[in-house]
Context: one part of a larger RNA
RNA sequence: UGACGGGGGCUCACACAAGCGGUGGAGGAUGUUGCUUAAUUCGAAGCAACGCGAAGAACCUUACCAGGGCUUGACAUGCAGGGAUAACCAGUGUGAAAGCAUUGGGAUUGCCUUCGGGUGUAACCUGCACAGGUGUUGCAUGGCUGUCGUCAGCUCGUGCCGUGAGGUGUUGGGUUAAGUCCCGUAACGAGCGAAACCCCUAUCGUUAGUUGCCAGCGGGUAGUGCCGGGGACUCUAGCGAGACUGCCGGUGUCAAACCGGAGGAAGGUGGGGAUGACGUCAAGUCAUCAUGGCCCUUACGCCCUGGGCUGCAAACGUCCUACAAUGGUCGGUACAAAGGGUUGCUAAGUCGCAAGAUGGAGCUAAUCCCAAAAAGCCGGCCCUAGUUCGGAUUGCGGGCUGCAAUUCGCCCGCAUGAAGUCGGAAACGCUAGUAAUCGCGGAUCAGCACGCCGCGGUGAAUAUGUUCCUGAGCCUUGUACA
Numbered sequence: 001u002g003a004c005g006g007g008g009g010c011u012c013a014c015a016c017a018a019g020c021g022g023u024g025g026a027g028g029a030u031g032u033u034g035c036u037u038a039a040u041u042c043g044a045a046g047c048a049a050c051g052c053g054a055a056g057a058a059c060c061u062u063a064c065c066a067g068g069g070c071u072u073g074a075c076a077u078g079c080a081g082g083g084a085u086a087a088c089c090a091g092u093g094u095g096a097a098a099g100c101a102u103u104g105g106g107a108u109u110g111c112c113u114u115c116g117g118g119u120g121u122a123a124c125c126u127g128c129a130c131a132g133g134u135g136u137u138g139c140a141u142g143g144c145u146g147u148c149g150u151c152a153g154c155u156c157g158u159g160c161c162g163u164g165a166g167g168u169g170u171u172g173g174g175u176u177a178a179g180u181c182c183c184g185u186a187a188c189g190a191g192c193g194a195a196a197c198c199c200c201u202a203u204c205g206u207u208a209g210u211u212g213c214c215a216g217c218g219g220g221u222a223g224u225g226c227c228g229g230g231g232a233c234u235c236u237a238g239c240g241a242g243a244c245u246g247c248c249g250g251u252g253u254c255a256a257a258c259c260g261g262a263g264g265a266a267g268g269u270g271g272g273g274a275u276g277a278c279g280u281c282a283a284g285u286c287a288u289c290a291u292g293g294c295c296c297u298u299a300c301g302c303c304c305u306g307g308g309c310u311g312c313a314a315a316c317g318u319c320c321u322a323c324a325a326u327g328g329u330c331g332g333u334a335c336a337a338a339g340g341g342u343u344g345c346u347a348a349g350u351c352g353c354a355a356g357a358u359g360g361a362g363c364u365a366a367u368c369c370c371a372a373a374a375a376g377c378c379g380g381c382c383c384u385a386g387u388u389c390g391g392a393u394u395g396c397g398g399g400c401u402g403c404a405a406u407u408c409g410c411c412c413g414c415a416u417g418a419a420g421u422c423g424g425a426a427a428c429g430c431u432a433g434u435a436a437u438c439g440c441g442g443a444u445c446a447g448c449a450c451g452c453c454g455c456g457g458u459g460a461a462u463a464u465g466u467u468c469c470u471g472a473g474c475c476u477u478g479u480a481c482a
Stems, first nucleotide, its partner, number of pairs: 001482002003479003007476007015466002019430003023426001026321008034312002042053002064307007073130001077129006085123001088105007110119003132296002135294003141290002143285003146281001148279001153192006159168003172183003198273004203241007213230002217228003244267001247261005323423001327382007339370003344363002349358003389420001394415007436458007
């Protein structure tokens, strides 16, 4: 100087408390361990691995296994030799395919030319350099990332103090979300962080008015902004205004600031996002990529068929669905936002109980489509039961995608109708448009979503406390630790 303490002081955080809802029990989904296996590819490991890499494992992917094949190679560059035989198209034999063997068609370039050809060259063949490796080392590395933590810290120049390590500044008194600001001060300044600048959102103005809107005027319809028209309104999207402790009162060192109030759509950082200092964990990644060393080279490279990554005594994590009446079911009836669409989204109509099929209007989209929002509201039934709760499991029949759904996809119908009556110890999330609850969209994608990333609808309770648990910051103290 740090680190540590079941030392002290001050302070903070869904850290506790107060409250709401879940997990842990059940069934299922998914990841992991373990076991099994020819293979069940690899990585991730307390927080910070475990719906993680994977934003899509039937083939492909695919790295694993078995078998069948290739050896200048699936891919790149160069050299030497051969050299018009190409490429491409069609086919044959063998084969599971890859591959191996093989037949036919087949166009054409530069220069020279005695028109015979010569020479050069892309492709191709042979050979050589080499390619290739998801082989190894993340403890050789770059890059990227997680975490402490959006915590308020981390430093520097000069000066001063100390023999020196180093200290001071950065401590102290107030204050703040903040090393934020003020006062004091052997310090005076400065940098990286904090804040601000950026984006979204909440209010208003203005500009613009189509594909959006429709108040007033006119026309039309069974009906619809449907038409003429209009820019008022909503909206869209560009510009601007607005919030600054600016104003008032109180407290305060009459400093910073804090408390209350006015006005205001919004008030003291308005709400949310992006943004992550010096560093820590030899944290993670050699399987995104790049890369040193090491290793393989008729194989540890490459191609193909099939299998596996989906196996199942058991254990754990994360979720979904429930156990019901604030519910289930049937009928009727409202109101979103944000997105996507031409190899695409697909309307009306028709067929089918349905999945879906048919059909083909419109749309390269504020125009058309996906599209039905759901919870909600209005009625009917159910009457506390393992039930009209719950839907696992299984049988049969069908649909869709795709070369192909057996291992191993999703969906529909009929039948079946398991566990489950609110969950031990323990332990999680959340402070407001939040939790809880309800649906909608998107990426990936032929197909496949209970996951992920977004969107809106309905919409609480509690905390006016910091003793304790956990983590963190500053000061101080002890130490046989570095």

Predicted 3D model of a 482-nucleotide part of an RNA (small-subunit ribosomal RNA, 3' major domain) from a metagenome. The full RNA is in RNAcentral, with records from SILVA. Model confidence (mean pLDDT): 83 of 100.